FMN riboswitch aptamer (RFN element), 117 nucleotides, folded computationally.
[in-house]
RNA sequence: GAUGCAUUUUAGGGCGGGGUGAGAUUCCCCACCGGUGGUAUAGUCCACGAGCCCGCAAGGGUUGAGCAGGGGAAGUUCCUGCACCGACGGUAUAGUCCGGAUGAAGAAAAAUGUGUU
Numbered sequence: 001g002a003u004g005c006a007u008u009u010u011a012g013g014g015c016g017g018g019g020u021g022a023g024a025u026u027c028c029c030c031a032c033c034g035g036u037g038g039u040a041u042a043g044u045c046c047a048c049g050a051g052c053c054c055g056c057a058a059g060g061g062u063u064g065a066g067c068a069g070g071g072g073a074a075g076u077u078c079c080u081g082c083a084c085c086g087a088c089g090g091u092a093u094a095g096u097c098c099g100g101a102u103g104a105a106g107a108a109a110a111a112u113g114u115g116u117u
Stems, first nucleotide, its partner, number of pairs: 001117010016030004031096002033086002035048004043084002051062004066082005088099003
């Protein structure tokens, strides 16, 4: 250094301004946010998790959205431009408010111990 096992810890962000209205952080204009692993650095590629549905359980199902140009050996990941997406319940129609939730679960990451090589 690689790898098996055990334990512990960590593991989701965001409405600010204006307009209409009796009423909107929900509509309209502008703004803001982006879980984990892979890969040339990814919300939009591939694979997962969370969420949602079914089930006593094991487990099963479902699950959004990107194009064009550029340089490069290599990028739907970088740069430029213009787009797009976001569970359930509540409420004036919600990715951003309130609630289930000071919750549970978790992709995985790190640390420690121990064994193997």
Of the family's consensus pairs, 100% are formed in the model.